[in-house]
RNA sequence: GCCUUUGUAGUUCAACGGAUAGAACGACGGUUUCCUAAACCGUAAAUUCGGGUUCGAUUCCCGACGAGGGUA
Repeated sequence: GCCUUUGUAGUUCAACGGAUAGAACGACGGUUUCCUAAACCGUAAAUUCGGGUUCGAUUCCCGACGAGGGUA
């Protein structure tokens, strides 16, 4: 270089083209406790970027960028 897979909360993963993008762990706050931990309640947090198709795109198409794999 070419081929191929892939990109969603801090992390690991969901989400028939249509719901306020959801869960677990983690973070923060609160209740409880002499304190900590545990438990319970609550809060914040994400679709890599630019176009296209569509009434509607996390999802489909094209390109860019990043990551993994293959190959002379």
This is a predicted structure of a 72-nucleotide RNA (transfer RNA) from Alistipes sp. It matches the Rfam family "tRNA". Gene Ontology term of the family: triplet codon-amino acid adaptor activity. The family's RNA type in Rfam is transfer RNA.